RNA sequence: GGAGUUGGCCAGGCGAUCGCCUUCAUGUCGUUAUGGCAAGGGGGAGGAAAGUCCGGGCUCCACAGGGCAGGGUGCCAGGUAACGCCUGGGCAGCGUGAGCUGACGGAAAGUGCCGCAGAAAAUAUACCGCCUGUUUGCAUUUCGAUGCGGAUCGGUAAGGGUGAAAUGGUGCGGUAAGAGCGCACCGCGCAUUUGGUAACAAAUGUGGCAGGGUAAACCCCACCUGGAGCAAGACCAAAUAGGGGAACGUUCGGUGUGGCCCACACUGUUCCCGGGUAGGUUGCUUGAGGUGUGCGGCGACGCACAUCCCAGAUGAAUGGUCGUCCACGACAGAACCCGGCUUAUCGGCCAACUCCUUUU
RNA sequence: GCCCCGGUAGCUCAGCUGGAUAGAGCGUCCCCCUCCUAAGGGGAAGGCCAGGGGUUCGACUCCCUUCCGGGGCACCA
Numbered sequence: 001g002g003a004g005u006u007g008g009c010c011a012g013g014c015g016a017u018c019g020c021c022u023u024c025a026u027g028u029c030g031u032u033a034u035g036g037c038a039a040g041g042g043g044g045a046g047g048a049a050a051g052u053c054c055g056g057g058c059u060c061c062a063c064a065g066g067g068c069a070g071g072g073u074g075c076c077a078g079g080u081a082a083c084g085c086c087u088g089g090g091c092a093g094c095g096u097g098a099g100c101u102g103a104c105g106g107a108a109a110g111u112g113c114c115g116c117a118g119a120a121a122a123u124a125u126a127c128c129g130c131c132u133g134u135u136u137g138c139a140u141u142u143c144g145a146u147g148c149g150g151a152u153c154g155g156u157a158a159g160g161g162u163g164a165a166a167u168g169g170u171g172c173g174g175u176a177a178g179a180g181c182g183c184a185c186c187g188c189g190c191a192u193u194u195g196g197u198a199a200c201a202a203a204u205g206u207g208g209c210a211g212g213g214u215a216a217a218c219c220c221c222a223c224c225u226g227g228a229g230c231a232a233g234a235c236c237a238a239a240u241a242g243g244g245g246a247a248c249g250u251u252c253g254g255u256g257u258g259g260c261c262c263a264c265a266c267u268g269u270u271c272c273c274g275g276g277u278a279g280g281u282u283g284c285u286u287g288a289g290g291u292g293u294g295c296g297g298c299g300a301c302g303c304a305c306a307u308c309c310c311a312g313a314u315g316a317a318u319g320g321u322c323g324u325c326c327a328c329g330a331c332a333g334a335a336c337c338c339g340g341c342u343u344a345u346c347g348g349c350c351a352a353c354u355c356c357u358u359u360u
Numbered sequence: 361g362c363c364c365c366g367g368u369a370g371c372u373c374a375g376c377u378g379g380a381u382a383g384a385g386c387g388u389c390c391c392c393c394u395c396c397u398a399a400g401g402g403g404a405a406g407g408c409c410a411g412g413g414g415u416u417c418g419a420c421u422c423c424c425u426u427c428c429g430g431g432g433c434a435c436c437a
Base pairs, nucleotide, nucleotide: 001356002355003354004353005352006351007350008349009348010347012325013324014323015322016321017320018319020044021043022042023041024040026038027037028036029035046331050342051341053340054339055338056337057336058229059228060227061226065262066261067260068259070225071224072223073222074221075089076088077087078086079085090104091102092101093100094099105220106219110218111217112214113213114212127160128159129156130155131154133152134151135150136149137148138147139146140145168186169185170184171183172182173181187209188207189206190205191204192203193202194201195200233282234281235280236279243273244272245271246270247269248268253267254266255265256264275436276435277434289308290307291306292305293304294303295302296301326329361433362432363431364430365429366428367427370386371385372384373383388404389403390402391401392400410426411425412424413423414422
């Protein structure tokens, strides 16, 4: 100098002016409270506010109970309010490397499936081939037999062929030909020891090999899991036809939020048609909160102290204009609140690390 | 805001559970029938199964994610 990896941060800046939402205190008008107006101070979208994919808080139904079914998660340890998230480690794969990725328990519990091709797709089997024997044809013959070919009973899993996948791999020995049949190394299973909290790793011994794939097929194992959602829920006000029908029935019924049984609570409850109001208050933002410092931890994170208050709308506010500067501004707008994941995103900055090249 | 359902031919839908050939009806086009049209008979074309990724030998189907479309909800008696 070039190429790259990981983590973090910012999200046009400044000034003027006119507006909007909310809050605080003042003045004034009026009032039972309250409210209107005027000038002023404070605050006013995001890293994803999004998708609603997970987890929790909060609220109601028993401050939630038992069992079955269903659903979810799946190496180990830790973090956390909790998680399917995060951190660290193990193993596997990719990359020269920094690093990245992984639904990563079980296929010797059982069941199912594996089209076509192929002999055979799973208690194996034999299409071609190879080999011994029997028999037969031809040729040679030193009459012992030998060579080539056909048929047949067997042996074989080396080689060929099929397929995504073919019953451990390579080599040597062995054999009629072959074969874990024997041996060495590698792989695999089991046992012991050592290291580690563990996943796991290493070493030693041992077994000739357990017997294909699929569990994002059923399933088994371990753990977790009650349901609904702020249009939850609570209060006030207004209005009417407190009407009609259906179901079940006075406890062996119905309802209590989504499958069933039990238990518990309440007892005229649910559904349909029809009718009325479609207004206000609350829940509503101080919270697993932010910032700084110190300490503990490899880290996620935790603890202590100090300091700050930082949107709360409900037809729903955060915008318009002008000036100026630059690197010419992306994705995009809160609606009960948090922690994550995923997706969208113009550009810029910082830190650590890796590889290549050059110079000293 | 919250909850639920769906996307397969021009249109309306099967197929998905249990993975291997993508189908039906209407419509379109061609031929026959008829003097002509309709009806009728015969034949054909038309699909990246909403997009992307994964599991698997193999995905419309199973899993994850994105996009698009549709539906429901308040209070009183």
Two RNAs folded together computationally: RNase P RNA and transfer RNA, 437 nucleotides in total. It holds a member of the Rfam family "Bacterial RNase P class A". From the family's description: Ribonuclease P (RNase P) is a ubiquitous endoribonuclease, found in archaea, bacteria and eukarya as well as chloroplasts and mitochondria. Its mean pLDDT, the model's own confidence on a scale to 100, is 78.